The RNA shown here (transfer RNA) has 72 nucleotides and comes from a Candidatus Woesearchaeota archaeon.
Rfam family: tRNA. It is annotated as a transfer RNA.
The sequence was found in a public genome assembly.
Its mean pLDDT, the model's own confidence on a scale to 100, is 81.
NCBI's taxonomy places the organism under Archaea, Nanobdellati, Candidatus Woesearchaeota.
[in-house]
RNA sequence: GCGCGGGUGGCCAAGUGGCUAAGGCAAGAGGCUGCAACCCUCUGAUCGUGGGUUCGAAUCCCACCUCGCGCU
Numbered sequence: 001g002c003g004c005g006g007g008u009g010g011c012c013a014a015g016u017g018g019c020u021a022a023g024g025c026a027a028g029a030g031g032c033u034g035c036a037a038c039c040c041u042c043u044g045a046u047c048g049u050g051g052g053u054u055c056g057a058a059u060c061c062c063a064c065c066u067c068g069c070g071c072u
Base pairs, nucleotide, nucleotide: 001071002070003069004068005067006066007065010025011024012023018055027043028042029041030040031039048064049063050062051061052060
């Protein structure tokens, strides 16, 4: 330099054009308890950045940033 794959709450992770962006762990608040633990309820992500397409974009297109793999 070229090609391929990835970037989504603090961490892991689903989502492949229209539902309120699933779920797990952690954290915080509340309930329960004599106090805790367990258990139950709740809270929190405009999706790497900037543009474009579309009535509508996490999702499609372009550029860039970044991580990994491969080739030279």